[in-house]
Context: one part of a larger RNA
Molecule: small-subunit ribosomal RNA, central domain
Organism: metagenome
RNA sequence: CUGGGUGUAAAGGGCGCGUAGGCGGGUUUGUUAGUCAGAGGUGAAAUCCUGCAGCUUAACUGUAGAACUGCCUCUGAUACUGCAAAUCUUGAGUUCAGAGGAGAGUAGCGGAAUUCCAGGUGUAGUGGUGAAAUACGUAGAUAUCUGGAAGAACACCAGUGGCGAAGGCGGCUACUUGGUCUGCAACUGACGCUGAGGCGCGAAAGCGUGGGGAUCAAACAGGAUUAGAUACCCUGGUAGUCCACGCUGUAAACGAUGAAUACUAGGUGUUGGAUACAUUAGUUUCCAGUGCCGCAGUUAACGCAUUAAGUAUUCCACCUGGGGAGUACGAUCGCAAGGUUGAAACUC
Repeated sequence: CUGGGUGUAAAGGGCGCGUAGGCGGGUUUGUUAGUCAGAGGUGAAAUCCUGCAGCUUAACUGUAGAACUGCCUCUGAUACUGCAAAUCUUGAGUUCAGAGGAGAGUAGCGGAAUUCCAGGUGUAGUGGUGAAAUACGUAGAUAUCUGGAAGAACACCAGUGGCGAAGGCGGCUACUUGGUCUGCAACUGACGCUGAGGCGCGAAAGCGUGGGGAUCAAACAGGAUUAGAUACCCUGGUAGUCCACGCUGUAAACGAUGAAUACUAGGUGUUGGAUACAUUAGUUUCCAGUGCCGCAGUUAACGCAUUAAGUAUUCCACCUGGGGAGUACGAUCGCAAGGUUGAAACUC
């Protein structure tokens, strides 16, 4: 490079925005660049291939032809692609009228629980386990009542329910704010899709500075268990867990399934909206989501099956036996931890 692939065998980038590039709806006209046809020129010789011939044969050589897949010029064709112009509305978007939502940020508020502090009642245990012990307690614990403080998380509602591009988002209220869906008309008129680089977002843990510190809890200490027990169990307990600002940039970042568009039997739940009928419950139809089952098709099988892993098209990313190895070296990013890129020898 070509081919074949990427749910589970190797392989979809964690996710978005978007540059270059690639690809791109209907109609008309022009042009003829690509494209196609014909003609001409050129494409040295040798080589290769084919026929014939010459050395006794062959290699070798000679001769004739074909070929040299290419380039240039001229003439013609105009379906498709390109380019230019015009036009259209179904793709895309805007306005309008509605709707729902744990979407995001900031501020304030609330109750339950937990721990701690003070006080009252009260007395000998409490706690913990498979059983115990460490631990706490006559300096009055546990239990119970009253008052106070602090921090963190928001029971029930709660639902293969909702929202978000993904990570993710759950008490209540207010403010600011992003996106989505539905409906009728109007408007713009292809404004679209994808997206190498780039930029941004990105759980947890971790790092820096300053706060905060109730709970839980790596490390650590003690008690058990055990042959041992650097564990599982128990009693404690520091970073951390929380907040602000900055960094890190990784996860089984998973639907292990890239994005977009079109087409291809149905059935049955559920969420949001609209519609028609009856308007008491409700039912019909149409969109947009979210589940289950299932035909054709597909798959190595499992399974997938209008939310495709079916049938096609466009663009991007990635794979090419196992180990060595996501290692070494180099480059680059980072305060560091480390991240990104990413081999080979050797070996089976």